[in-house]
RNA sequence: GCGCCGGUAGCUCAGCUGGAUAGAGCACCAGACUUCGAAUCUGGGGGUCAUGGGUUCGAAUCCCUUCCGGCGCGCCA
Repeated sequence: GCGCCGGUAGCUCAGCUGGAUAGAGCACCAGACUUCGAAUCUGGGGGUCAUGGGUUCGAAUCCCUUCCGGCGCGCCA
C1' cells in the first nucleotide's frame, strides 16, 4: 500500500430483510428483606449507535469520506 472484519450504556454483546419509543446481562443508585453485611426481590438513572456528509417520508441498519482496532496479502531496506 491492497483486501476483509469490527466500532451500539461503565464492561461484554444483541438489534439479519430500513419503520416510528435503541435493548439484554453484569455493574451503578434507591427501596424492601436482614442485628449489620452478603445474597435475593422491586424500582430507577445512564446512549452525539466512532466522525462528517449523502440517499429516503423514515437510517444503528444503505452509499461515500475520515479516524481507531483486529486479521490476511504484498512492497522497500
A computed fold for a 77-nucleotide RNA from a Hyphomicrobiales bacterium, annotated as transfer RNA.
The organism belongs to Hyphomicrobiales, within Bacteria.
Its mean pLDDT, the model's own confidence on a scale to 100, is 80.
The sequence was found in a public genome assembly.
It matches the Rfam family "tRNA". By type it is a transfer RNA. Gene Ontology term of the family: triplet codon-amino acid adaptor activity. From the family's description: Transfer RNA (tRNA) molecules are approximately 80 nucleotides in length.